[in-house]
Molecule: transfer RNA
Organism: Candidatus Uabimicrobium helgolandensis
RNA sequence: AAGGGAGUAGCUCAUCUGGAUAGAGCGGCGGUCUACGAAACCGCAGGUAGCAGGUUCAAAUCCUGUCUCCCUUA
Repeated sequence: AAGGGAGUAGCUCAUCUGGAUAGAGCGGCGGUCUACGAAACCGCAGGUAGCAGGUUCAAAUCCUGUCUCCCUUA
């Protein structure tokens, strides 16, 4: 320098070809239970999807640029 992949909740990841209030597990908080904890069960909070534009009635999803990380080639 060229090509490819990844970036979504504190962490690990879903979201099949654009259309539902963006979900799950773990973690956190509260409650039940318990002598107290742990476990189990119930509930709650937490995200404008790396960033900036564009297309569209509608974008996590399509297009463009850009940043970070990984791989390959030179």